[in-house]
RNA sequence: AGAGUUUGAUCCUGGCUCAGGAUGAACGCUGGCGGCGUGCCUAACACAUGCAAGUCGAGCGAUCUUCUUCGGAAGAGAGCGGCGGACGGGUGAGUAACGCGUGGGUAACCUGCCCUGUACACACGGAUAACAUACCGAAAGGUAUGCUAAUACGAGAUAAUAUGCUUUUAUCGCAUGGUAGAAGUAUCAAAGCUCCGGCGGUACAGAAUGGACCCGCGUCUGAUUAGAUAGUUGGUAAGGUAACGGCUUACCAAGGCGACGAUCAGUAGCCGACCUGAGAGGGUGAUCGGCCACAUUGGAACUGAGACACGGUCCAAACUCCUACGGGAGGCAGCAGUGGGGAAUAUUGCACAAUGGGCGAAAGCCUGAUGCAGCAACGCCGCGUGAACGAAGAAGGCCUUCGGGUCGUAAAGUUCUGUUGUACGGGAAGAACGUCGGAUGGAGGAAAUGCCAUGCGAGUGACGGUACCGAACAUAGAAAGCCACGGCUAACUACGUGCCAGCAGCCGCGGUAAUACGUAGGUGGCAAGCGUUGUCCGGAAUUAUUGGGCGUAAAGGGAGCGCAGGCGGAAGGACAAGCCGGAUUUGAAAGUUCGGGGCUCACCCCCGUGACGGAUCCGGAACUGUCCUCCUUGAGAGCGGGAGAAGGAAGCGGAAUUCCUGGUGUAGCGGUGAAAUGCGUAGAUAUCAGGAAGAACACCAGUGGCGAAAGCGGCUUCCCGGACCGAAUCUGACGCUGAGGCUCGAAAGCCAGGGGAGCGAACGGGAUUAGAUACCCCGGUAGUCCUGGCCGUAAACGAUGGAUGCUAGGUGUGGGGGGUAUCGACCCCCUCCGUGCCGGAGCAAACGCAAUAAGCAUCCCGCCUGGGGAGUACGGUCGCAAGACUGAAACUCAAAGGAAUUGACGGGGGCCCGCACAAGCGGUGGAGUAUGUGGUUUAAUUCGACGCAACGCGAAGAACCUUACCAGGGCUUGACAUUGAUUGAAAGACAUAGAGAUAUGUCCCUCUCUUCGGAGACAAGAAAACAGGUGGUGCAUGGCUGUCGUCAGCUCGUGUCGUGAGAUGUUGGGUUAAGUCCCGCAACGAGCGCAACCCCUGUACUGUGUUGCCAGCAUGUAAAGAUGGGAACUCACAGUAGACUGCCGCGGAGAACGCGGAGGAAGGCGGGGAUGACGUCAAGUCAUCAUGCCCCUUAUGCCCUGGGCUACACACGUACUACAAUGGGCAGGACAGAAGGAAGCGACAUCGCGAGGUGAAGCGGACCCUGAAACCUGUCCCCAGUUCGGAUUGCAGGCUGAAACCCGCCUGCAUGAAGUCGGAAUCGCUAGUAAUCGCAGGUCAGCAUACUGCGGUGAAUACGUUCCCGGGCCUUGUACACACCGCCCGUCA
Repeated sequence: AGAGUUUGAUCCUGGCUCAGGAUGAACGCUGGCGGCGUGCCUAACACAUGCAAGUCGAGCGAUCUUCUUCGGAAGAGAGCGGCGGACGGGUGAGUAACGCGUGGGUAACCUGCCCUGUACACACGGAUAACAUACCGAAAGGUAUGCUAAUACGAGAUAAUAUGCUUUUAUCGCAUGGUAGAAGUAUCAAAGCUCCGGCGGUACAGAAUGGACCCGCGUCUGAUUAGAUAGUUGGUAAGGUAACGGCUUACCAAGGCGACGAUCAGUAGCCGACCUGAGAGGGUGAUCGGCCACAUUGGAACUGAGACACGGUCCAAACUCCUACGGGAGGCAGCAGUGGGGAAUAUUGCACAAUGGGCGAAAGCCUGAUGCAGCAACGCCGCGUGAACGAAGAAGGCCUUCGGGUCGUAAAGUUCUGUUGUACGGGAAGAACGUCGGAUGGAGGAAAUGCCAUGCGAGUGACGGUACCGAACAUAGAAAGCCACGGCUAACUACGUGCCAGCAGCCGCGGUAAUACGUAGGUGGCAAGCGUUGUCCGGAAUUAUUGGGCGUAAAGGGAGCGCAGGCGGAAGGACAAGCCGGAUUUGAAAGUUCGGGGCUCACCCCCGUGACGGAUCCGGAACUGUCCUCCUUGAGAGCGGGAGAAGGAAGCGGAAUUCCUGGUGUAGCGGUGAAAUGCGUAGAUAUCAGGAAGAACACCAGUGGCGAAAGCGGCUUCCCGGACCGAAUCUGACGCUGAGGCUCGAAAGCCAGGGGAGCGAACGGGAUUAGAUACCCCGGUAGUCCUGGCCGUAAACGAUGGAUGCUAGGUGUGGGGGGUAUCGACCCCCUCCGUGCCGGAGCAAACGCAAUAAGCAUCCCGCCUGGGGAGUACGGUCGCAAGACUGAAACUCAAAGGAAUUGACGGGGGCCCGCACAAGCGGUGGAGUAUGUGGUUUAAUUCGACGCAACGCGAAGAACCUUACCAGGGCUUGACAUUGAUUGAAAGACAUAGAGAUAUGUCCCUCUCUUCGGAGACAAGAAAACAGGUGGUGCAUGGCUGUCGUCAGCUCGUGUCGUGAGAUGUUGGGUUAAGUCCCGCAACGAGCGCAACCCCUGUACUGUGUUGCCAGCAUGUAAAGAUGGGAACUCACAGUAGACUGCCGCGGAGAACGCGGAGGAAGGCGGGGAUGACGUCAAGUCAUCAUGCCCCUUAUGCCCUGGGCUACACACGUACUACAAUGGGCAGGACAGAAGGAAGCGACAUCGCGAGGUGAAGCGGACCCUGAAACCUGUCCCCAGUUCGGAUUGCAGGCUGAAACCCGCCUGCAUGAAGUCGGAAUCGCUAGUAAUCGCAGGUCAGCAUACUGCGGUGAAUACGUUCCCGGGCCUUGUACACACCGCCCGUCA
């Protein structure tokens, strides 16, 4: 000294929380010793028992006991008497007060014992307790009679420096008055005892001590307590007191207190000090010390120097006890102790040895004061529980990547030490007064005792045989816990648990990998303690005097006037209250600070020292203040001007609206997004004329004007307020602010009376809507208007109180004045006041403010102190009411907020793109079938995929297998891998049983290499490690993939700007398919993306020329590159060229680029593919594979048979085939590309209607699959459920395959369903594309309407970007950030 927590991040505001210290503490776990302290905070609750105040025989008389030398001596002690009992000890109930603190006053007072001084003590008297007797009573106690003493009591005498009165002198004081003195007069004293030394007694004076009273200042909270007071305030007189005083009484007066907070209510003993804090402060008032108050509760006095009295008295009350019921007794807030209350607080101890107190001449007695001990870790301080060496880094625990790491030199072991403890021995200081004994000296005296001083001796200790010391003995032996370990905050792993159990001071942890729960290991911290809880201060500048704020975070009163109060211009003089300096005094001690000293140190104790507060005196005079004088600049008045919706009253005006009357005129009007309600043939709307009424004043009109604000707008008149300018005539600080108070105060609302055209809450109707108590429409009452009276609030806002001064500019505008120039005006310049904009310094969290400050200063007022509860409740005031003003708490949250940033979003804006829409073509959605999915069913219908981006998807092909599912039958080191003692070839064939797996038996038979030792492969194999898992978690993961999206974006370095998050660059002007390029620019560069580089295709050339080709030359056929040959062409395979806005023109900025043209096979990216930035979706996949963790282990593993994945009321997706004539059937005819082929493709031939069969050439490929289809030609059909359509079903066949029942494909014949172009809705496509036609391949034994490819034929349309969807850039708003599928409000549960 700070830290955590609001946000995606940032700065600020702001609260909450933590780290520190303290404690009369309590609770949990634990506990070795000593010293010093501390110990009922609650019930001022009730108390058994014992003790806590007595003493004096040297005051008195009686009595008793002991001893006796019988003379007496010693002792006890009831009673009288004296002193004490008013101290000491306890407690904090009451008290907000002169109670306490501090400083003064008493000229208004008292003071026993003690000290000093002066004077005195003469002389009488009568009683009484004790005691005795009698009596009453249960007791406590009492009564009567009789006897007796005193330092008890009374009377007398004497007496002043006493007291009172009268007269008087001097002097002093702020007043009353004081002090000193003189004269006279009146009144009041006494006590004796004795050891003969003294001790006492009386009066007065003084001193000291202790008290009493008075005063200044200080001393908690509440105004939701504003008025309170009758002995109240004062006076006179009297009484009373130690003394002043309404202290008390009588009379008289009507005062005294209060926003500077009276009164009332609540709470509380006050202080020195203690805790905390840098301090200022804040909190506390235990122990120790001072003061006060109290003593069961309330009241009262007596005695006394002192009390209205804790262990005295009386009365009353409550309670307890005794009782013979008639009466009595008691007071622990003394020390112990008991009960009770409570989270909680000790022994019915020892001693008067010390210190102190009472009494006494003294010895001494008394002393629960005190000194000690006991109990309690309650606190502080100190000590110990061992030290050194010791690596095989033991065992064991824990973790582990299995290598190791760690506990850890820790232990063991070796060598030491002996504090504390145990046992033994020694053993203090605290003790010296007093007393006694004897000695010396001194004063005194005739002398002695005695007295004083000095030194000697004797005796005195509760604690306590304690502290301390000693050596020996013997052993490391008897002595460590508590809390924490996610961040704050030092300290980490494993297991268990699975939003459960639990933790938590705040933030927050826990939903299967928890460093946050529980346990363990380890670690950190403190340590005889450690944590927790409570309380206080701190941090908190979070009540801000030191030291905060109020435009938007909480906070400026709606505005003005103004009493009190606060503050106040220039000059001179005086005073000295504030202020400054010096001195004196006080602030007790203890404590704290500092410096020393004593206990071994420390705590503790002792000695010294300083600090600042109050009071008094002296001095100073700058500033503030007060008084006096003076001034004009603040303020005001007068004079001269002009401006203005400032206010009040009266009158007048025109336009418009509505209504009424009349005319013209006819079917609509009106209203809306569209309508309807409404008005209108009884004549509306429209239009003309006339009339009536009320309200408001177009244009001018302007960030123009006026006003304190609210507010003010037609014109004229009257009344009246304010501001401004000019000049400088007057006053001479007359000023500013302003708690309370008073006045004004929009709209709405209220009361009474008018008025009422238009508008128009409520209300009615029509629409809209899921609803529509709304928005829209048709009506319409209060009201809006006037007069009078209330209300008193608004986002009454500039969210910015008023006043004054100062601090760069620029530019508008309103009012006034001046200068220059001019004949004059305009222009130009200067200045004052007002009103705007921009902007510098400065300020500010930022936004912003910026001479009209939110800047720099001064003065005054108002207001704020986390959010909610709540501007609510209660109380009070105001109001007719509505309500206004004032204005909480319980409870609850950890935030609530301000400004700015980046995103995301918007039924915000701008620009742009995309088969996104539009323009077109063809589909889907309707039918049948195929296929996938959901659902349902089932023993099982294995699993996954779910908007786009799941659903002909994984699956490029489930009859068995696949297969993961189900049923049943089996196996248990296993179907598979490694190690493995040992053994053997393995295998195969057959038979039997069985559904098969499997089991049994028979047959067959002995591998390869060799250095002959063995090795390798294969198989069997006990036991054990282990295998295995398509079991779980894609939300633990890798890898791979989808998607936004082939969209044009995503970032970095340095620099610059910003407190910062961030910004800039990447924005802007153009351009592009593109962050593509150009230009500009506090940016300059760079990276990943774009583009290019790669492949296919389009053109040409070159090379090669078979199985391909055939132009020319030959041969040859019915025909045919069939043949010789050819290398031209096609084609195939390689390579090369070609396209770059290169050229021209125009536009554009002499740019990028665009448009047009030439040439060219191709032109502005030629077409297509591959290629997918930073990232998003916890997107998909643990069932491709890999993999952490968890789970199963005679089963969740493995084998087998059969079944299922093919189910079927239904729903959806994707396809195929159709509904027909641009078609269908039949016959004939033509033209591809690409791919595949050896367990394969299979020609020709032949059989079959056909699927196909037989047989077989050729081919690892210019052979085969393979005779493509749409198309063309011809012909039939004639618009129909058909010669369309082909589902379904029957029969008969074919193929594959152990096997087509569940459950394959194909063929022939027969059957001939729905369907006649498809609702809402919805999909694809911009050119060789859509559409249409067929072909091939992969998978595959077989199975294709699917998928992947291939070619054939081959369109239409795009005006355009308003709208839908998606996307990019800029900008704007945001209370969103899990980001609009957000956030959030109300009701109900």
Small-subunit ribosomal RNA from an uncultured bacterium, 1389 nucleotides, folded computationally.
Rfam family: Bacterial small subunit ribosomal RNA. Its family is annotated with ribosome and structural constituent of ribosome in the Gene Ontology.
Its mean pLDDT, the model's own confidence on a scale to 100, is 84.